[in-house]
RNA sequence: UUCCGACAACAGCAAAGCCCGGAGUAAUCCGGGGACGCAAAGCCACGGGUCCUACUGAGAUAGCCGGGUUGCCGAA
Numbered sequence: 001u002u003c004c005g006a007c008a009a010c011a012g013c014a015a016a017g018c019c020c021g022g023a024g025u026a027a028u029c030c031g032g033g034g035a036c037g038c039a040a041a042g043c044c045a046c047g048g049g050u051c052c053u054a055c056u057g058a059g060a061u062a063g064c065c066g067g068g069u070u071g072c073c074g075a076a
Stems, first nucleotide, its partner, number of pairs: 004074002012038002018033006036063001042069003046066003049061003053057001
């Protein structure tokens, strides 16, 4: 350095036929709360899937799968 992922350590993120406020036609997103969980649950819409739709084009989902890229720690 790469692979790998511990009943380790220091941190981190943050689900909901959850609540409050806001944006949007909607899916959904943002802020506060809240924690189901997560070794990338950091980022990217490139491929597939799924969702919405003013409708044939523009969106959403990265915590659906794959891929790309950056990163903490160092047991087996």
c-di-GMP-I riboswitch aptamer from Malonomonas rubra, 76 nucleotides, folded computationally. Of the family's consensus pairs, 94% are formed in the model. Lineage of the source: Bacteria > Thermodesulfobacteriota > Desulfuromonadia > Desulfuromonadales > Malonomonas. Its mean pLDDT, the model's own confidence on a scale to 100, is 86. It was read from a public genome assembly, where an Rfam model found it.